c-di-GMP-I riboswitch aptamer from Neobacillus kokaensis, 90 nucleotides, folded computationally.
Order: sequence, then C1' cells, then structure tokens
RNA sequence: AAAAAUGAAAGGCAAAAUCACUGAAAGGUGAUGACGCAAAGCUAUAGGGGCUUCCGUCAUGUAAAUUGACAAAGUCAGCCAGCUGCCAUC
Repeated sequence: AAAAAUGAAAGGCAAAAUCACUGAAAGGUGAUGACGCAAAGCUAUAGGGGCUUCCGUCAUGUAAAUUGACAAAGUCAGCCAGCUGCCAUC
C1' cells in the first nucleotide's frame, strides 16, 4: 500500500402506521416514526418484473349510466438489473 472477514466508531438513509397536501388511481411530497439498509445513492423511454386504469378499445345496454375484460402514455430503484461511490483497520 492492496484485498478479505468480523464487530465497533463517525456520518448517512428511513419500512409499516398516523396526520396534512396532491393525484382518477397506483403513487408522490412534508411532518412524526424506525422495520430495516454498505449503496435503502442515481437511472423507469431504449433490460426484465410489479402496481394502477383518468382517457381509449371491446362486451353488456335502444341510448345514457353502470359493470366486466383488455390496455401505459401513469407509477415503483426498499424486486432483480445497470451506473457511480463514503468512513475505518481500532
């Protein structure tokens, strides 16, 4: 000096739930809160996958409404993936 493993220290993030705002919904933002996280940092068109269905298409219906099916252009990075990367050898 480098690598691996293990706990610790410093600093970091923040699940569920609740409240407020926002959105058609999924979801997002803020506050409280910590289940956890060594990438729980970034990337969602042009990797896969999940969620939702305002609009749309089809069916139902004389029609309107309703209901059902399909369906991202919506959304999720704390599902996998890609890219980048901090502290320490006590």

The source organism's lineage runs through Bacteria, Bacillota, Bacilli, Caryophanales and Neobacillus.
Its Rfam family is "c-di-GMP-I riboswitch aptamer". Rfam's curators write: GEMM was predicted in a large-scale screen for bacterial structured RNA regulatory elements.